[in-house]
RNA sequence: UUCUGUUCUCAGGGCGGGGUGAAACUCCCCACCGGCGGUAAGGGUCUCGGCCCGAGCCCGCGAGCGCUUUCCCAAGCUGUCGCUUGGGAGGGGUCAGCAGAUCCGGUGCGAUUCCGGAGCCGACGGUUAAAGUCCGGAUGGAAGAGAAUGAGU
Repeated sequence: UUCUGUUCUCAGGGCGGGGUGAAACUCCCCACCGGCGGUAAGGGUCUCGGCCCGAGCCCGCGAGCGCUUUCCCAAGCUGUCGCUUGGGAGGGGUCAGCAGAUCCGGUGCGAUUCCGGAGCCGACGGUUAAAGUCCGGAUGGAAGAGAAUGAGU
């Protein structure tokens, strides 16, 4: 330097005010929030090699739902093999689906990233009333970040 194994640690923010109402942190008006990797012309630092920060809506990823599959339980159907529905516990991992959302102006060789302005978006289940912000699965999982240690060349 390259490749690779194991273990450990860490890994999400936000309803404040007013209105209506029997009831709303769920509706309406004003607010508030932005995971991880990449890209980046801006900013910072500098020993001038570099290093650090910098996109919710550009490219990807993650959790969740769905899908699929294995096992267990119950009910129903069937001549049998078995099938269907409901419940529970695991596996797979994008494969087919949900998986969101940006424009205008400026500068410039170059910007959906900078500067200015105006917009837009946000899983599932629950709830006296419809939720990005409340409660729950979740003391979970995970994109990934870091550390320790081992092996070979």
FMN riboswitch aptamer (RFN element) from Rhizobium phaseoli, 153 nucleotides, folded computationally. Its Rfam family is "FMN riboswitch aptamer (RFN element)". Rfam's curators write: The RFN element is a highly conserved domain that is found frequently in the 5'-untranslated regions of prokaryotic mRNAs that encode for flavin mononucleotide (FMN) biosynthesis and transport proteins. The source organism's lineage runs through Bacteria, Pseudomonadati, Alphaproteobacteria, Hyphomicrobiales and Rhizobium.